[in-house]
Parts: sequence; structure tokens; C1' cells
RNA sequence: GCCACCCUAGCUCAAUGGCAGAGCAAUGCUUUCGUAAAGCAAAGAUUCGGGUUCGAUUCCCGGGGGUGGCU
Repeated sequence: GCCACCCUAGCUCAAUGGCAGAGCAAUGCUUUCGUAAAGCAAAGAUUCGGGUUCGAUUCCCGGGGGUGGCU
């Protein structure tokens, strides 16, 4: 330099173009003499900028970051 893939919650991952979810973690509450475990509740995210569309996490283009391959 070229090619491919990936970027969603603190972490690991889902999500036919139509209300963005789960597990774990953290927080609060219940339970306990106390701790752990267990149960309940609430909070928390689509890498950035454009385009298409009635509607974009999803499709298209570009930027940034990461991984792998080729040279």
C1' cells in the first nucleotide's frame, strides 16, 4: 500500500427496515443476629458525519478505531 470482517449498557452478546433486549456486574429494597446466596425494583447503550426511506441498530457512501490476511 491492497483486501476482508467488526464497532449496540461497565463487560459478553442479541435484535425480518417498524416500541433497542438478555446474562453478568454495579445501585436500592426485602430476607438474615450478621455476611453470602436468593427474590424484587430502578438506572444505564446503537463509534462519527451524510444519503435513501413514511420510518435506519439494520441499506448505501465517507471518516475514525480494532482484528485478520496479502505484498